This is a predicted structure of an 87-nucleotide RNA (c-di-GMP-I riboswitch aptamer) from Alkaliphilus serpentinus.
Rfam family: c-di-GMP-I riboswitch aptamer. About the family: GEMM was predicted in a large-scale screen for bacterial structured RNA regulatory elements.
Model confidence (mean pLDDT): 87 of 100.

C1' cells in the first nucleotide's frame, strides 16, 4: 500500500413512531427518538420497487387501466471518497 473486519480504539449515521413544513402522490426537509448499520458517506449509471400530477385509453359525472419526466442509495449492484488496526 492492498485485501480483510474484532466483545478493540477514536468517531459517525439514524429505522419505526411523533411534531412542523413542502409535494398531486410516492416521498423529502428540520426537531425529538433509536431498529439497526464496517461505508446505513456521496452518486439515480444499470436493474428492481413505489407513486400517477400531466398525457393516453375506456367512459362521456364518478370510477377503472396504461405511462415517469417524479421518488427510493436503510432494495440489489456499478462508480467514487474515507476512520481504526487484532487475526
Nucleotide at each position: 500500500u492492498a485485501a480483510a473486519g474484532a466483545u478493540a480504539c477514536u468517531a459517525g449515521c439514524a429505522a419505526a413512531c411523533u411534531u412542523u413544513u413542502c409535494a398531486a402522490a410516492a416521498g423529502a426537509a428540520a426537531g425529538g427518538g433509536a431498529c439497526g448499520c464496517a461505508a446505513a458517506g456521496c452518486u439515480a449509471u444499470g436493474g428492481g420497487u413505489c407513486u400517477a400530477a400531466g398525457g393516453g385509453a375506456c367512459a362521456g359525472a364518478a370510477a377503472u387501466c396504461c405511462u415517469a419526466u417524479g421518488a427510493u442509495u436503510g432494495c440489489c449492484a456499478g462508480g467514487u471518497u474515507g476512520c481504526c488496526u487484532a487475526a
RNAcentral holds the sequence, with entries from Rfam.